[in-house]
Context: one part of a larger RNA
């Protein structure tokens, strides 16, 4: 490293990982589901060498027969050969004799699907996707690159283009606009530079015996008032960031509250689904599969801490996904055991 085993046959391990099993072609034959195309090669059976003979279909078309003379025409049907059968019989443990060549089912999560990715430790449930929605933009579009000319957007024009969440298809897709963002308003508050220029100081011609006072210029400073946007404010909006309550009583067994009370709040989680890729407690309870089952199916709801395009519940197909089961089949294991090739190791 390549092979083979007696009984058993997954007991092995996290995991049937490896390994073996299946295989090819005909011909029967095939469920639930379903978007009717599919599922499907479902599943499960059955046959195949070889050698005689016989049958049907095709090809090709000899001899020989008539016409008739041309490298003619008709017609015949042997022989050879291709496919498809029926019938007998031989010989093997074995006839897809070797090489090559699907193991299946069932049930469940997730993702609709093909597709894409960590170039050298991840291939997915991760990204993309056709499909929704919502926003932006009337053309010199919006957005993008550039300091700029320019360009792309597009030699397109709102069934077009950019941005954003979603993420096939079905059945939906609730409540809140206080908060933050946007989008509307434009009355009132507030507000920059700009104007403005009340006043205030410095300087001094001049006055005054001095103390001081002090016109005009020039410098320096400067109050009222005047100012937009935004901001406050006043509406809209959520497939815009986003949110979606608590105590306490109450029914004639018990338990429980359909019911009533109170407190806060913008509103208090609708529909579906629920110990779930989400459940701490917890291996929750009850059922199913086992002999035995923290995993797995199906239910309950006490949801710590689901929940509606950060889409929510389902869905045939589809998956080198990812969990549980069954069947087949095995050195995976009980247990090892032996053969062969290599190399190692010893002698020469």
């Nucleotide at each position: 490293c390549u092979c083979u085993u007696a009984a058993g046959g997954a007991a092995u391990u996290c995991g049937a990982c490896c390994a073996a099993u299946u295989a090819a072609c005909c011909c029967c034959g095939u469920a639930a589901c379903u978007u009717c195309g599919g599922a499907a090669g479902a599943a499960g059976g059955g046959g195949u060498g070889c050698u005689c003979u016989u049958g049907g279909c095709g090809g090709u078309g000899a001899a020989g027969g008539c016409c008739c003379u041309g490298c003619g025409g008709c017609u015949g049907g042997a022989g050879c050969u291709g496919c498809c059968g029926g019938g007998a019989g031989c010989g093997a443990c074995a006839c897809u004799a070797a090489a090559g060549u699907g193991g299946c089912u069932c049930g469940g999560g997730c993702g609709a699907c093909u597709g894409u990715u960590u170039a050298c430790u991840a291939a997915a449930a991760a990204c993309a996707c056709a499909g929704g929605u919502c926003u932006c933009u009337g053309c010199a579009a919006a957005g993008u690159c550039g300091c700029a000319a320019g360009a792309c957007g597009a030699a397109g024009u709102a069934u077009a283009g950019g941005g954003a969440c979603u993420g096939a298809c079905g059945c939906c897709u609730g409540c809140c606009c206080a908060a933050u963002g946007c989008c509307g308003g434009a009355a009132g508050g507030u507000u920059a530079a700009c104007g403005g220029g009340a006043g205030a100081g410095g300087u001094u011609a001049g006055c005054g015996c001095a103390a001081g006072c002090g016109a005009a210029g020039c410098c320096u400073u400067g109050a009222a008032c005047c100012g937009a946007a935004g901001c406050c404010c006043c509406g809209g909006u959520u497939a815009a960031u986003g949110g979606c309550g608590g105590c306490c009583g109450u029914a004639a067994c018990u338990a429980u509250a359909a019911c009533g009370g109170u407190c806060c709040u913008a509103a208090g989680g609708u529909a579906g689904c629920g110990a779930a890729a989400u459940u701490c407690c917890u291996u929750g309870u009850c059922g199913g599969g086992u002999a035995a089952g923290u995993u797995c199916c199906g239910a309950c709801c006490u949801g710590c801490a689901c929940g509606a395009a950060u889409g929510g519940c389902g869905u045939a197909a589809c998956g080198a996904u990812c969990c549980g089961a069954g069947c087949a089949u095995u050195g995976u294991c009980u247990c090892a055991a032996g053969a062969g090739u290599g190399g190692g190791c010893c002698c020469g």

RNAcentral holds the full RNA, with entries from SILVA. Predicted 3D model of a 348-nucleotide part of an RNA (large-subunit ribosomal RNA, domain IV) from a bioreactor sludge metagenome. The coordinates come from a structure-prediction model, not an experiment, and the mean pLDDT is 88.